[in-house]
Predicted 3D model of a 535-nucleotide part of an RNA (large-subunit ribosomal RNA, domain I) from a marine eukaryotic metagenome. The RNAcentral record of the full RNA draws on MGnify. It matches the Rfam family "Bacterial large subunit ribosomal RNA". Its family is annotated with ribosome and structural constituent of ribosome in the Gene Ontology.
Context: one part of a larger RNA
Parts: sequence; C1' cells; structure tokens
RNA sequence: GGCAGUAAAUGGAUGCCUUGACUCAAGAUGCCGAUGAAGGACGCGGCCAGCUGCGAUAAGCCUCGGCGAGCUGCUAAGCAAGCUUUGACCCGGGGGUGUCCGAAUGGGGAAACCCCAUGCGAGUAAUGUCGCAUGACCAUGAAAAUGGAGGAAGCUCAGGGAACUGAAACAUCUAAGUACCUGGGUAAAAUAAAUCAAUUAGAGAUUCCCAUAGUAGCGGCGAGCGAACUGGGAUCAGCCCAAACCGUAGUCUUCGGAUUGCGGGGUUGUAGGACUCCAACACGAAACUUAUUUCUAUUAAUCAAACGACCCUGGAAAGGGCGACCAUAGAGGGUGAUAGUCCCGUCGAUGAAAAUAGGGUAAGUAUCCAGGAGUAUCCUGAGUAGGGUCGGACACGAGAAAUCCGGCUUGAAUCUAGGUGGACCACCAUCUAAGGCUAAAUACAUCUUGAGAUCGAUAGUGUACUAGUACCGUGAGGGAAAGGUGAAAAGUACCCCGGUGAGGGGAGUGAAAUAGAACCUGAAAUUUAUUGCCU
Repeated sequence: GGCAGUAAAUGGAUGCCUUGACUCAAGAUGCCGAUGAAGGACGCGGCCAGCUGCGAUAAGCCUCGGCGAGCUGCUAAGCAAGCUUUGACCCGGGGGUGUCCGAAUGGGGAAACCCCAUGCGAGUAAUGUCGCAUGACCAUGAAAAUGGAGGAAGCUCAGGGAACUGAAACAUCUAAGUACCUGGGUAAAAUAAAUCAAUUAGAGAUUCCCAUAGUAGCGGCGAGCGAACUGGGAUCAGCCCAAACCGUAGUCUUCGGAUUGCGGGGUUGUAGGACUCCAACACGAAACUUAUUUCUAUUAAUCAAACGACCCUGGAAAGGGCGACCAUAGAGGGUGAUAGUCCCGUCGAUGAAAAUAGGGUAAGUAUCCAGGAGUAUCCUGAGUAGGGUCGGACACGAGAAAUCCGGCUUGAAUCUAGGUGGACCACCAUCUAAGGCUAAAUACAUCUUGAGAUCGAUAGUGUACUAGUACCGUGAGGGAAAGGUGAAAAGUACCCCGGUGAGGGGAGUGAAAUAGAACCUGAAAUUUAUUGCCU
C1' cells in the first nucleotide's frame, strides 16, 4: 500500500406515514364599489417577534339564536390579572365601530404624507389648538337631486390585431382571426324563415352534444385547411312594432295641401290586414307590486343501537382464546398493535329567533289574446334589393363562385309583386328582406359534498413547514430550500470530568435512549480504529 472482516463515524437513500396536493362528478351560488371596493400601510395583546383576528369601541362592542362548563387564538410553555350557570368561551344570523392610502373625489403629492376654505362645536382672557360635517370631475336636470367612474380568475360578444413557426429555403398559404390591446355582459351571443329540402316527397326558431367525416370540397392541388344536408339526443316558447284606416291635439301654408305628437287599429305567405257586412263580448295567459299562522333549501345544531372486574401474549389489547349482543347503523376516523358493540361518527329521525334564495296562495295594478263572409279601392319596412368596382366573411385562396357584410358609384318592383334553391335561363318548389324583443338546454368560476387501478416530501400545487416567504433584479419579473422523538415529555432530578463551556460518563424516565431533541427506519460513496491475509 492492497483485499477482506469487525466496531464506529459521516451521509440521508430506502421503507412506512400524512397535515398537503391532483383529477373527476353532483348540488348550490355567481359580481364587489362614492353607504368608499379590490388591494395595502400603520396600528391594536399586561409581559407580543411572526401568523391569525381586529381598527383609536382595535385577538374586539351590541343583539338574536345554538351549545352547556369551562375560558382569555396559533408558534408556545409560563407568570400575572381576570371572565363564567345573572350562561362565559365557542358556532351561526343581523347590526355598530371601522385610523391612513387606494377610483380616491377640498388642493397638492415622491401611495399610506403635507396644506386649506366654509359651517357647527370644545377649549382659551384672546390668538394659536382640537373635534365633527361639507367642499373633485363628467352626464341628465330649472333646481333639488340622480347616475357614472375603479376592481375582478375565467367565459362570452364586439372593435382592432401580430410574429416566431410550418411549408424541411421563401413570397400566396400556414401559425391565426391565435397571442395581445380596448369596450360591453354575467352568462354572453344567437333566435321565431325573403330557412332547408326535393322532383317520390317533406321538415318547421335558436343553442349545445354524438354521428355524418377527416367525407364532399378548398389548397404554390404544396404544407395544410376542412364543411353541410341528414339522423340520434339535451332543452323547448313564442311575441311586439312600422304602414293602410279611425279619432284627437298642434305646426307650416302659395289655401291646393304638407307635416308632427298622442290614442285606437294591425302584424302575415294556405298571403295577411285595412275597408264593408254578419256573429260575439268568453275561457284564459304571462308580468310587476304588496301581503302571508304557507312550503322547500342554505347559513348553527340535536337524538342516535349493541361486550365482558374472564383467560393468554405484551409496555399497552382493539390481537389470540372463551362466551355474548346490536344492526334501516359491518362508511370512515381516533383510542398505547388490527374495535360493528370504548370515543367521534354512521343508518334513521328531528331542528331556526334572524337572514338569503326559490316555489305556493291571496289581493291589487297595468297589459295581452278570439270567429265567418265579401270586395280587389288602400297598406304590408327605399337610396333598400340588385348592378359596377375594391375589400372582407363563408371549410370555399376569383375560381364556373352562388350566399352574407362593408367603402365608393349606381339603382328597382310594390302582390298580375319580390327573394331563394351554388354561374346563368326556363319550368317547378319554397319563403316574404330592407324594424324590434325573447327563458332553457351551453361556457366559466367559487363553495359544499362525494369519489379515485392519481401523488406520497427530488413526488403531488411554486408552496404539506413564517411561501409567492427568504433571496435575486433599477424594473417588468424571477423565485427556493425546509415534514416524522415518544403511546405519553414521562424532554434526563442528582453526582462526576470540563472553561460557572461545548461535549461526555454515571444515575433516573421509558417497551426501547444506537428513540435524547443534529431525535422513526438509517442504504451507498467517504472516513477512523482494530483484526486477518498478501506485497
């Protein structure tokens, strides 16, 4: 020096565990804000640093319910001082207080600070000083006043709108109408056919899901993009104006007329309505407001069955043995090892003074809804439909390119009418544009509950712990590590060595101390001591 063994050290893998995550499902709920939000700063405790809670009434105040004997939150034990059956603490409903900043709003400002005006009040001999209230801007309004602003993870609609990338380069194309910006809503949007379909016929608003189908198509026919008809489900709901005409009140007028407001009327394609005639005055519908000895749910809770002082092992029985019992309860968790019958629960049953949500009922208010015949006089949404041109959207890149939207430019018909059926024409079929509203099924989030062939501390959220903390960065922003004594602290009285140390040796506790806080298990690399063998 090497190899091997033994005993230790170091280290923190592995095993076991779980306070925490992840995913899904069901149910409920869905905005907050000038009555000052979201988010913060600074404070508040007898001893208080952080967290939590709260706001100068400051780990709290009042009240109404629940519970019922202890309590003064956690790390975190202790001392002190208190509260409490006249019901504390705790849990839930409602209220009060709520510094300063922040839309921040009296003015200013380098957020959490500075400085005012007016009115009222406290105080002073008086001034200084202190307290309370009011005082920003915009819109509407004569004013009084009312409303707005700002925040929010997503979802959704609208207005704008990339590039990297892919095409193995790149320009059309793609990425993508994505990311992102702005505005609106809580769900949004869409929605009651100028829709589809079809030549046998038929369907009957919208939205969402499944299939159709990676099909038909589009495409430097490259990369790629990518429907619909139809069928099956979820959910279902339909309505109101404009006009003709009538009435009424005005305005202008060249007296020919023109035009406006209000009320009635009326709302469709089998055309309908006005108009004329006949009949009729019902049954009902939904909305809002108020009330309620009404119901349901949520926000606290309550009751809840049944085993042994037996034997064995053990530190400990819930284990093994013996003998019982309950069960609409043998889900689950805890208890010194594995408990239906020990505890919390569970099955089942019950419960609200108050608040909220939804339903029912009653009352009131305003509103809506109906038939037949005739006629062909009137009405049925115009700078509209359509055309040209240039763009955009449609799965569809100008293509044979229909359809929809927009700029510019043109520009109809009026029911014997008009649109559509993928150029276009005819026939046929079908529908009625140029006004408006509309719940549900759908998206997303939060909470509650439940579940898991999800993870088990380098995993699972970045965070099981003082975590968006420490730390880094001027900043936008980036962003950790870190769990486990024991059943119970019983956390080692006392003695000894030592620096009145650190650390250790006895003693003691404990089942165990090689469980001693650097604490479960304690791998490997690595180190030390020692033994054997080899060199």